Notes
This is a predicted structure of a 352-nucleotide part of an RNA (large-subunit ribosomal RNA, domain IV) from a bacterium. The prediction has a mean pLDDT of 88. It was read from a public genome assembly.
Context: one part of a larger RNA
């Protein structure tokens, strides 16, 4: 010196990102028991007491129910109370520093954040505010369903049938969830436009029977091109739809102090953020002000509202209960520390 285990004056979180880790707490009975609160909790809240042994005392009681006994004959029934098992509550003595004498065996409370809860996950660095959830909601499905796996046969869905089923969003409960369909999408329409394949065949070559002295003309077939016209979904156009994908403005002026601006004016939009909540898991500037806690507080609570860039199922705002979550804070306790010491095991180090 390193490790595990142990104890420690006085102080008691001054340690440290942070009570990390160590103490403390505890068991039964009994009294006691707040804020909230969905009335179920919250609750073992907090918080006190009391605990050993003798005697009274083979205690009071409770349980079980044998011998007898009566009534009766049925593996009935009634009395009866041995044995045994359990076991308070009281009083009265005795004791140690100390009676749950070891040992096992909640620390508690306050104030926010986030998730509703119990659950699920990153086998082996993350358990968590991430996924799940009941439940709310929008769509698609009428049965050979929709959807989903196969090249098919076929099978899942379902031996189910709209209170079923699949997909996508949100997450208990409680108050609610505003505007915008101009863009995407996505549902409906069916006049007009475009428009495929086919359909259709104008016209044109080629090719020769045949006409011409020739130049050349050319039927009919064949072979090849090929206009016009027909012509369906989409699309274009027309309506819907946002618990679809999504957005939800600038700017100048105005009130008998100043300052603010209910108020006006203008510009652009599809329409200009409604409630609620706001320096927040969101706030750059910025340790914003102001007030509480501290002697002192970049965190923490409460308020302000100038929201660089909250905001309404990519859900808003609360919320009792829960949480190995996470911020602040008090009591208790404590070798985390002030600052170390010592003592027991194991190393490590020295000799053999």
């Nucleotide at each position: 010196c390193u490790c595990c285990g142990g104890u420690u004056a006085a102080g008691g979180a001054a340690c440290u990102c942070g009570g990390c880790a160590a103490a403390a707490u505890a068991a039964u009975a009994c009294c006691g028991u707040a804020a909230c609160u969905u009335c179920g909790g919250a609750a073992u809240a907090a918080g006190g007491u009391a605990u050993g042994c003798c005697c009274u005392a083979u205690u009071a009681g409770u349980g079980u129910g044998a011998a007898g006994u009566c009534c009766c004959u049925g593996c009935g029934g009634g009395c009866g109370g041995a044995g045994c098992a359990u076991g308070a509550a009281a009083g009265g003595g005795c004791u140690g520093c100390a009676g749950u004498g070891a040992a096992a065996u909640g620390g508690c409370a306050g104030c926010g954040g986030c998730g509703a809860c119990u659950g699920u996950u990153u086998a082996a660095c993350a358990a968590a505010a991430a996924c799940a959830c009941a439940g709310g909601a929008c769509u698609c499905u009428g049965c050979a369903a929709a959807g989903u796996c196969g090249c098919a046969a076929g099978a899942c869905g379902a031996c189910g049938u709209a209170u079923a089923g699949g997909g996508u969003c949100u997450g208990a409960c409680g108050c609610c969830u505003g505007c915008c369909c101009g863009g995407u999408g996505c549902c409906g329409g069916a006049a007009g436009g475009u428009u495929a394949a086919a359909a259709g065949g104008a016209g044109g070559a080629c090719u020769u029977a045949g006409c011409g002295c020739a130049a050349g003309c050319g039927a009919a077939g064949g072979u090849u091109u090929g206009a016009a016209u027909u012509g369906a979904a989409g699309c274009c156009c027309c309506g819907g739809u946002a618990a679809a994908c999504g957005g939800c403005g600038g700017c100048c002026g105005u009130a008998a102090c100043u300052a603010u601006a209910a108020c006006g004016g203008u510009c652009c939009u599809a329409a200009g953020g409604u409630a609620g909540c706001g320096a927040a898991a969101u706030u750059c500037c910025u340790u914003g002000u102001c007030g509480g806690g501290u002697a002192a507080g970049u965190u923490c609570c409460g308020a302000c509202c100038u929201g660089c860039a909250c905001g309404a199922a990519u859900g808003g705002c609360g919320u009792a209960a829960c949480g190995a979550c996470u911020g602040c804070u008090g009591c208790a306790c404590u070798g985390u520390c002030u600052c170390a010491a010592c003592c027991g095991g194991a190393g490590a180090c020295u000799c053999a």